RNA sequence: GCAAUAGCUGACUAGGGUUCCGAUCCGCGAUCAACAGAUAUGCGGGUGACUGGUCCGAGAGUUGGCGACCUCCUUCGAGGUUACACGGCGGGAUAAAAGCCCGGGAGAA
Repeated sequence: GCAAUAGCUGACUAGGGUUCCGAUCCGCGAUCAACAGAUAUGCGGGUGACUGGUCCGAGAGUUGGCGACCUCCUUCGAGGUUACACGGCGGGAUAAAAGCCCGGGAGAA
């Protein structure tokens, strides 16, 4: 310097925003009411420095399954291994954002 292998996937979490639900604020309509207002429900809009539910979610997080490799075994099967891993800027998707994807990238050691 070159080639090959170091795999795939489920559940969850760190984290993430705001499509929907909820929350909250404003307005409109209806009813009661002399006014001011009140009541329950409906409609519309705003807010994620709104705790939440739905949702997204890790190569370098957790925990399983499968696969692969090695050893034993007449066979059925059994056991073991699956290591290491600092990391921008910027861009992309989705409703939007992110430790998602670009990316075990650029770069560093």